[in-house]
RNA sequence: CAUCGAGAGGGGUGGAGGGACUGGCCCGUUGAAACCCCGGCAACCUCCCGCGAAAGCGGGGAAGGUGCCAAUUCCAUCAGGCUCCAAGCAAGCCUGGGAGAUG
Numbered sequence: 001c002a003u004c005g006a007g008a009g010g011g012g013u014g015g016a017g018g019g020a021c022u023g024g025c026c027c028g029u030u031g032a033a034a035c036c037c038c039g040g041c042a043a044c045c046u047c048c049c050g051c052g053a054a055a056g057c058g059g060g061g062a063a064g065g066u067g068c069c070a071a072u073u074c075c076a077u078c079a080g081g082c083u084c085c086a087a088g089c090a091a092g093c094c095u096g097g098g099a100g101a102u103g
Base pairs, nucleotide, nucleotide: 001103002102003101004100009038010037011036012035013034017027018026019025022076023075024074039069040068041067044065045064046061047060048059049058050057051056073099078096079095080094081093082092083091
């Protein structure tokens, strides 16, 4: 700096945790984490084509390097706003930020 509402799981070992933290809410002995094998998804790097002075943009591929394969990054957290309400709370929602993940 870019992306994060899409997509994609079987087996073996293992044996109680896991979803980053906190709070929720979930997943898990009908087998968690971790490691291994095989498979898959995606298209960041990469490769090909077109346009362009360039930066870059559009289209295509998937051999290689990463990544990923419950739930939107599972949801929220901070600020502002909207709906609702007599008003406030609660509830529902929107925008931005923060944190995090990957490249």